[in-house]
Description
The RNA shown here (SAM riboswitch aptamer (S box leader)) has 114 nucleotides and comes from Fictibacillus phosphorivorans. Rfam family: SAM riboswitch aptamer (S box leader). Gene Ontology term of the family: regulation of gene expression. Model confidence (mean pLDDT): 83 of 100. Lineage of the source: Bacteria > Bacillati > Caryophanales > Fictibacillaceae > Fictibacillus. The sequence was found by an Rfam model in a public genome assembly. Of the family's consensus pairs, 94% are formed in the model.

RNA sequence: ACCUUAUCAAGAGAGGUUGAGGGAGCGGCCCUAUGAAACCUCAGCAACCUACAGCUACAUGCUGAAAAGGUGCUAAUUCCUGCGAGUUCAUUUUUGGAUUCGUAAAGAUAAGAA
Numbered sequence: 001a002c003c004u005u006a007u008c009a010a011g012a013g014a015g016g017u018u019g020a021g022g023g024a025g026c027g028g029c030c031c032u033a034u035g036a037a038a039c040c041u042c043a044g045c046a047a048c049c050u051a052c053a054g055c056u057a058c059a060u061g062c063u064g065a066a067a068a069g070g071u072g073c074u075a076a077u078u079c080c081u082g083c084g085a086g087u088u089c090a091u092u093u094u095u096g097g098a099u100u101c102g103u104a105a106a107g108a109u110a111a112g113a114a
Base pairs, nucleotide, nucleotide: 003112004111005110006109007108008107013042014041015040016039017038021031022030023029027080028079043074044073045072048070049069050068052064053063054062055061078106082103083102084101085100086099087098088097089096090095
């Protein structure tokens, strides 16, 4: 790298260095010299794993508390996106727009396996 499982509508920033990009990808739409991305320091959010307690059908189990350790994260729903269905608006028709639900692909994070 690939594979499996779970979650992804919430939450959380300041300073320093630096100097033009960034939001994964197409297309939109946004952020950005009132300083992007990256690096450093400190802070914060959260609760996937470890340590703790309880339950049980003992399972890749469920629930709870805590936040010391391992990760992660700190613009916008994973910013939106494909497909299907419902509702609704415009239109003579064709068709187009808006919105809700479901689902797929891809992605992110964690753990496991290898």